Annotation: Predicted 3D model of a 111-nucleotide RNA (SAM riboswitch aptamer (S box leader)) from Eudoraea sp. Its mean pLDDT, the model's own confidence on a scale to 100, is 78. Rfam family: SAM riboswitch aptamer (S box leader). Its family is annotated with regulation of gene expression in the Gene Ontology. Lineage of the source: Bacteria > Pseudomonadati > Flavobacteriia > Flavobacteriales > Eudoraea. It was read from a public genome assembly, where an Rfam model found it.
[in-house]
RNA sequence: UAGUUAUCAAGAAAGGUGGAGGGAUUAGACCCUUUGAAGCCUUAGCAACCCUUUGAUUCAGAACAAAGAAGGUGCUACAUUCUAUCACGCAAUAUGCGCGACAGAUAACAC
Numbered sequence: 001u002a003g004u005u006a007u008c009a010a011g012a013a014a015g016g017u018g019g020a021g022g023g024a025u026u027a028g029a030c031c032c033u034u035u036g037a038a039g040c041c042u043u044a045g046c047a048a049c050c051c052u053u054u055g056a057u058u059c060a061g062a063a064c065a066a067a068g069a070a071g072g073u074g075c076u077a078c079a080u081u082c083u084a085u086c087a088c089g090c091a092a093u094a095u096g097c098g099c100g101a102c103a104g105a106u107a108a109c110a111c
Stems, first nucleotide, its partner, number of pairs: 001110001003109006013043005021032003026084004044076003049072002051068005080103001085101002088098004
């Protein structure tokens, strides 16, 4: 960074600094915030993507199951805060509900 795959209603916050915004973008709604926003730093934690160990399997590797947390990331208000645009299904004329796509975030790979 423009690609591929997987996951996204679970979980986990204090202090310092800072000084007005923040919840990705646009619009609407709702919410957080001077009882101190974002950003940065420190410490702590969550989770288990990469990873480690064991098992089973295999020609071998991968995939699989269980356990773990040293290391690399990530995360620690609200469902990815909710809705929107498109496809499909159900109900009925106002739209509502469900589900998927799209978009976004994170990881691993790739370039």